Predicted 3D model of a 135-nucleotide RNA (FMN riboswitch aptamer (RFN element)) from Nocardioides baekrokdamisoli. The sequence is in RNAcentral, with records from Rfam. Model confidence (mean pLDDT): 77 of 100. Rfam family: FMN riboswitch aptamer (RFN element). Rfam links the family to the GO term FMN binding.
């Protein structure tokens, strides 16, 4: 310098104004917002990956009582939306210009990426620190 282990920390944004209605932060208008990691250049919309959701369960609780019933759940699996055109360059779907589109699941007197909840959550992709160990 790298590698391998063990422990900590961190770790997700975004609704304002207006309209129509009896009722809309959901609809219409104009807006706002965008984990990580990689990729000859910097990316919501290339390639991964993580959460979310499904299924599966190593094991763990709890509670009635001998034999169920509820929770919770590592690792594995599955599914997961979206972008053109110009111009610059040795290169760009990544930068400029120009126009587009995507956004889990349950609520909610009206349909939700922005409200209200699982969430003060799980903490993952990851950053990063510290001891050990090997090289």
């Nucleotide at each position: 310098u790298c590698g391998c282990g063990u422990g900590c920390u961190c770790u997700g944004g975004g609704g304002g104004c207006g309209g129509u209605g009896a009722a809309a932060g959901u609809c219409c208008g104009c807006a706002c917002c965008g984990g990580c990691g990689g990729u000859g250049a910097c990316a919501g919309u290339c390639c991964g990956c993580g959460a979310c959701c499904c299924g599966c369960g190593a094991g763990c609780c709890u509670c009635c009582u001998u034999g169920g019933a509820g929770g919770c759940g590592g690792a594995c699996g599955g599914u997961u939306g979206a972008c053109c055109a110009g111009g610059u360059g040795g290169a760009a779907a990544u930068c400029c210009u120009g126009g587009a589109c995507c956004g889990a699941c349950g609520g909610u007197u009206a349909a939700a990426g922005u409200c209200c909840g699982g969430a003060u959550g799980a903490g993952a992709a990851g950053c990063g620190c510290a001891c050990g160990c090997g090289c």